[in-house]
RNA sequence: GUCUCCGUAGUUAAAUGGAUAUAACAGGGUCCUCCUAAGACUCAGUUGUGGGUUCGAUUCCCGCCGGGGACA
Numbered sequence: 001g002u003c004u005c006c007g008u009a010g011u012u013a014a015a016u017g018g019a020u021a022u023a024a025c026a027g028g029g030u031c032c033u034c035c036u037a038a039g040a041c042u043c044a045g046u047u048g049u050g051g052g053u054u055c056g057a058u059u060c061c062c063g064c065c066g067g068g069g070a071c072a
Stems, first nucleotide, its partner, number of pairs: 001071007010025004018055001027043005048064005
């Protein structure tokens, strides 16, 4: 340099055109308990970035940024 895969919550992952973007763990609160742990209920938090297509984009297209792999 070329090709290719990936980037979603603090972490690990789902959602592959249609809502309120989902779960687990972690975090806050309440309950329970003599206390802690466990358990129950609850709250907050996320689409790398800039454009484009579309009535509608996490999803499709292009550039850029970051990471992995192959070739040179």

The RNA shown here (transfer RNA) has 72 nucleotides and comes from a Clostridiales bacterium. Its Rfam family is "tRNA". Rfam classes the family as a transfer RNA. The organism belongs to Eubacteriales, within Bacteria.